[in-house]
RNA sequence: GCCUAUUGCUAGGGGUCUUUAAAACAAUCGUUUUAGAGUGAGAUAUACCCUUCGAACCUGAUGCGGAUCAUCCCGCCGUAGGGAAUGCAGUUUACUGUGCUC
Numbered sequence: 001g002c003c004u005a006u007u008g009c010u011a012g013g014g015g016u017c018u019u020u021a022a023a024a025c026a027a028u029c030g031u032u033u034u035a036g037a038g039u040g041a042g043a044u045a046u047a048c049c050c051u052u053c054g055a056a057c058c059u060g061a062u063g064c065g066g067a068u069c070a071u072c073c074c075g076c077c078g079u080a081g082g083g084a085a086u087g088c089a090g091u092u093u094a095c096u097g098u099g100c101u102c
Stems, first nucleotide, its partner, number of pairs: 001100002003097001005091005010085001011051004016045001017038009057082003063076004
């Protein structure tokens, strides 16, 4: 000296479940397609969310408790372990450390 929040652009990361009906395949479990329903920011959306100040998301997990027709539906787990830019420009000025530059 800079930072936040917010807007735009660029780069990168991520998830996509449960269930009903119809049709087809399979043969009794089940799979695929289409149209609905539940939750949610988002269920393959030219979208949504997140990018180290990192719970977006993954592992733990065929976890535990509570609900539900059912499901990460809610909570614990979690001052556990991982995990992708502290990009550029504008507006703006609350906080100050886990910071960055000289």

This is a predicted structure of a 102-nucleotide RNA (TPP riboswitch aptamer (THI element)). Rfam family: TPP riboswitch aptamer (THI element). Rfam links the family to the GO term thiamine pyrophosphate binding. The prediction has a mean pLDDT of 79.